Molecule: transfer RNA
Organism: Chloroflexota bacterium
């Protein structure tokens, strides 16, 4: 130095072809118990790594930074 791949919620991770951001856990309330656990409901939590661009619209397409794991020198 140069190639590839990846970055989404506290933690694993979806989002078809560009058009409502979600799931499971994990946290909080309720219910049920004398009481826990375990189970129903239900809420709160997001700068989709960051800047910019094309689009009526961008998580996703284009550019450039970071950053992580690879190769290859």
């Nucleotide at each position: 130095g140069g190639g590839g791949c990846u970055g989404u919620a506290g933690c694993u991770c979806a989002a078809u072809u560009g058009g409502g951001a979600g799931a499971g856990c994990a946290u909080c309330g309720c219910c049920u118990u004398u009481g826990c656990a375990a189970g129903g409901c239900g809420g709160g939590g997001g700068u989709u790594u960051g800047g910019g661009g094309u689009u009526c619209g961008a998580g996703c397409c284009c550019c450039c930074a970071c950053a992580g794991c690879u190769c290859c020198a």